[in-house]
RNA sequence: AGGGGAGUGGCUCAACGGUAGAGCAACGGUCUCCAAAACCGUCGGUUGCGUGUUCGAAUCGCGUCUCCCCUGCCA
Numbered sequence: 001a002g003g004g005g006a007g008u009g010g011c012u013c014a015a016c017g018g019u020a021g022a023g024c025a026a027c028g029g030u031c032u033c034c035a036a037a038a039c040c041g042u043c044g045g046u047u048g049c050g051u052g053u054u055c056g057a058a059u060c061g062c063g064u065c066u067c068c069c070c071u072g073c074c075a
Stems, first nucleotide, its partner, number of pairs: 001071007010024004018055001026042005048064005
């Protein structure tokens, strides 16, 4: 330099054009002498960034940033 993949709550991941969700974690409660476990509930996101298409974008197009893999170049 070229090609491919990935980026979504604190973490691991869904949602492939039509209300952004699950599990774990955190917090509160029930229970317990206390704690753990179990059960119930709550909080937490402007989906890497910008822009475009669309009635509507996490999802499609373009640009860009970061990370991973492959190829090549230099050393």